Two RNAs folded together computationally: RNase P RNA and transfer RNA, 439 nucleotides in total. It holds a member of the Rfam family "Bacterial RNase P class A". Gene Ontology terms of the family: ribonuclease P activity, tRNA processing and dimeric ribonuclease P complex. The family's RNA type in Rfam is ribozyme.
RNA sequence: GGAGUCGGCCGGACAGUCGCGUCGCACGCAAGUGCAUCGAGGAAAGUCCGGGCUCCACAGGGCAGAGUGCCAGGUAAUUCCUGGGCGGCGUGAGCCGACGGCCAGUGCAACAGAGAGCAGACCGCCGAUGGCCCGAAAGGGCACAGGUAAGGGUGAAAGGGUGCGGUAAGAGCGCACCGCGUACGGGGCCAACGCCGUACGGCACGGUAAACCCCACUCGGAGCAAGACCAAAUAGGGGAACGAUAACGCGGCCCGCGUUGUUCCCGGGUAGGUCGCUGGAGCCAGGCGGCGACGCCUGGCCGAGAGGAAUGACUGUCGCGCCGCAAGGCGUACAGAACCCGGCUUACAGGCCGACUCCACCU
RNA sequence: GCCGGCAUAGCUCAGUUGGUAGAGCAACCGCCUUGUAAGCGGUAGGUCGUCUGUUCGAGUCAGACUGUCGGCACCA
Numbered sequence: 001g002g003a004g005u006c007g008g009c010c011g012g013a014c015a016g017u018c019g020c021g022u023c024g025c026a027c028g029c030a031a032g033u034g035c036a037u038c039g040a041g042g043a044a045a046g047u048c049c050g051g052g053c054u055c056c057a058c059a060g061g062g063c064a065g066a067g068u069g070c071c072a073g074g075u076a077a078u079u080c081c082u083g084g085g086c087g088g089c090g091u092g093a094g095c096c097g098a099c100g101g102c103c104a105g106u107g108c109a110a111c112a113g114a115g116a117g118c119a120g121a122c123c124g125c126c127g128a129u130g131g132c133c134c135g136a137a138a139g140g141g142c143a144c145a146g147g148u149a150a151g152g153g154u155g156a157a158a159g160g161g162u163g164c165g166g167u168a169a170g171a172g173c174g175c176a177c178c179g180c181g182u183a184c185g186g187g188g189c190c191a192a193c194g195c196c197g198u199a200c201g202g203c204a205c206g207g208u209a210a211a212c213c214c215c216a217c218u219c220g221g222a223g224c225a226a227g228a229c230c231a232a233a234u235a236g237g238g239g240a241a242c243g244a245u246a247a248c249g250c251g252g253c254c255c256g257c258g259u260u261g262u263u264c265c266c267g268g269g270u271a272g273g274u275c276g277c278u279g280g281a282g283c284c285a286g287g288c289g290g291c292g293a294c295g296c297c298u299g300g301c302c303g304a305g306a307g308g309a310a311u312g313a314c315u316g317u318c319g320c321g322c323c324g325c326a327a328g329g330c331g332u333a334c335a336g337a338a339c340c341c342g343g344c345u346u347a348c349a350g351g352c353c354g355a356c357u358c359c360a361c362c363u
Numbered sequence: 364g365c366c367g368g369c370a371u372a373g374c375u376c377a378g379u380u381g382g383u384a385g386a387g388c389a390a391c392c393g394c395c396u397u398g399u400a401a402g403c404g405g406u407a408g409g410u411c412g413u414c415u416g417u418u419c420g421a422g423u424c425a426g427a428c429u430g431u432c433g434g435c436a437c438c439a
Stems, first nucleotide, its partner, number of pairs: 001359010012318007020039002024035004041334001045345002048343005053223004060255004065219005070084005085099001086097004100214002105212002107208002122152002124148003129145002131142004160178006179203001180201007187193001227275004237266006246260004268438003282301008319332005364435007373388004382419001390406005412428005
């Protein structure tokens, strides 16, 4: 200098003019006016997970159902995060992984192919043995029985790989190495784990569980339009179902608990106010423990709370990017709270900082 | 705001133990008719909303995204 990896942060600044919303104070009978305070995000988004909160039994039992899925830890909790294991990619820093179990059972595999589940002789090879033919014999021939999974071919997939021996030809048939499986010991502070070693087994267990299923663990349901209080209004009407062996709470069933008329449809009325509502698993700084996620302690700070609607617009200067010789012109992302948090995912112009890797060159 | 459903030919819809996607109407061509309609015969038309994954193989299974549709308050 070039190429790249990971982590964190920002995502316009200042001034002026006009304007909006919340809270507080003052003035005013009221409408309102003045002053002061605060006023979007890293994703406020998708609503994909998890929790708090509220109501239904301060949530009960069983079945069904749903979710998660290497191991350990963190956390209020998780499908999240951290560390480790294994597998894959990369020269590397690093990155990615729905990563339990088809030796419990059942199912599926179109087309092609001889054969697709404990299989299979289509081509090929052999024909030792038996058969047939030639020959006096030695032997030779045929490829009929049969043998053969080494080679070819089909397929996504054809029942370990390489080599030597062996054989009629072949074959874990035998052996060596590699692979695989089982058992034991060690390591990994536990565990995952052929990571290391020893012994045994010729190899028997093919693929698919984001197929049913099995195993382990977790899960009650609804959601702030939850829910509580106050006020206003009317036709407290009509129909259907069931009625204590019932109906509803209880969203799939049974039990259990609670309540006593309940549920649905048509028709009618009101669409007003207050609380829930934002001080919280909160933010910032420092110290300590831990590899880390994170935890503990101390000090400081208060930062939107609405009606679904506010949180802005314009001008000037500067910053950044593009175009232009210049004057100057154009652009400045994604997007906007609605009960609140922790995550994940998705969108995002441009910029800053730190750590690390590879290549080339110079000293 | 919260909760749920759907997306397949131009239109309306089927598509189950995952195996090369169909029906009706519409379109086009031919026959019939003096001509048109109806009728009869035939033909074409599909990246199954998009992307990624699982599998040998995805309309179907899983995830993310996009579009579209529906429901909800209180009182008697």